[in-house]
This is a predicted structure of a 256-nucleotide part of an RNA (large-subunit ribosomal RNA, domain VI) from Oogamochlamys gigantea. NCBI's taxonomy places the organism under Eukaryota, Viridiplantae, Chlorophyta, core chlorophytes, Oogamochlamys. The full RNA is in RNAcentral, with records from ENA and SILVA.

Context: one part of a larger RNA
RNA sequence: CGUAAGAGCACUGAGAGGAGCCUUUUUUAGUACGAGAGGAUUGAAAAGGACAUGCCAAUGGUGUACCAGUUCUCCUUCCAAGGGGAAACGCUGGGUAGCCACGCAUGGUUUAGAGAAGCGCUGAAAGCAUAUAAGUGUGAAACAAACCUCAAGAUGAGUGCUCUCCAUCAGGCCGCUAAAAGAGAAUUAGUUUGAUAGGGGUUAGGUGUAAGAACAGCAAUGUUUUUAGCCGAGACAUACUAAAGGCCGAUUGAUU
Numbered sequence: 001c002g003u004a005a006g007a008g009c010a011c012u013g014a015g016a017g018g019a020g021c022c023u024u025u026u027u028u029a030g031u032a033c034g035a036g037a038g039g040a041u042u043g044a045a046a047a048g049g050a051c052a053u054g055c056c057a058a059u060g061g062u063g064u065a066c067c068a069g070u071u072c073u074c075c076u077u078c079c080a081a082g083g084g085g086a087a088a089c090g091c092u093g094g095g096u097a098g099c100c101a102c103g104c105a106u107g108g109u110u111u112a113g114a115g116a117a118g119c120g121c122u123g124a125a126a127g128c129a130u131a132u133a134a135g136u137g138u139g140a141a142a143c144a145a146a147c148c149u150c151a152a153g154a155u156g157a158g159u160g161c162u163c164u165c166c167a168u169c170a171g172g173c174c175g176c177u178a179a180a181a182g183a184g185a186a187u188u189a190g191u192u193u194g195a196u197a198g199g200g201g202u203u204a205g206g207u208g209u210a211a212g213a214a215c216a217g218c219a220a221u222g223u224u225u226u227u228a229g230c231c232g233a234g235a236c237a238u239a240c241u242a243a244a245g246g247c248c249g250a251u252u253g254a255u256u
């Protein structure tokens, strides 16, 4: 821009893409077959591998400054307590959210379809024979359908429901606050009729018992106060801060 009014929501599915895998064990059955040795087709059941998709309750990994320990050095005059730096965490032990796998869940089923190579039945031309000439079966992980995803710019522009029609409505956009989204744009949640983000509060969870003081000890240190102190992303509530504001938008809808 189109889809002959302007919108919101939900669909149909022309068409396109994806998936399609394999093994072992038990049973049918030591049966059919075979002198024996050996040993099935088929049907049923159960495990597993690889692959694919999704997820984070648990397990585990990461978690660049969340907590603690610790060495050297500089600084806060000194002690104590802290802060900066130590190859873009100095090193070490842990670790929330998120992301992830080594974890969890799910999937690969089916067919009166058409039919390749092939194998047939009946059967003439050609008194025989011949799967073929008329006719008629069977037959593959491939094809088609079924399963999953996208899908009306499918210009062949589809369908249903609802809203609006002289007031700028119905609705949308810019701006702004943001994240289940993200390179940007888009998407999604909001925009005071408000919990969208930040802050402060409570809490889950992490770390592991802060500082100061008292006591014990010559001291290093230990104990008590103290399951403390501190804390990024989680949860709940809370307008304290920030979401100022501005704009577009049909006129009952071409022609016949």
Base pairs, nucleotide, nucleotide: 001153005164006163007162008161009160010159011158015150016149017148018147021049022048023047024046025045026044027043033038051107052106053105054104055103059101060100061099062098066094067093068092069091070090071086072085073084074083075082076081110145111144113143118138119137120136121135165253171248172247173246174245175191176190177189178188179187196242197241198240199238201236202235203234205231206230207229212225213224214223215222216221
It matches the Rfam family "Bacterial large subunit ribosomal RNA".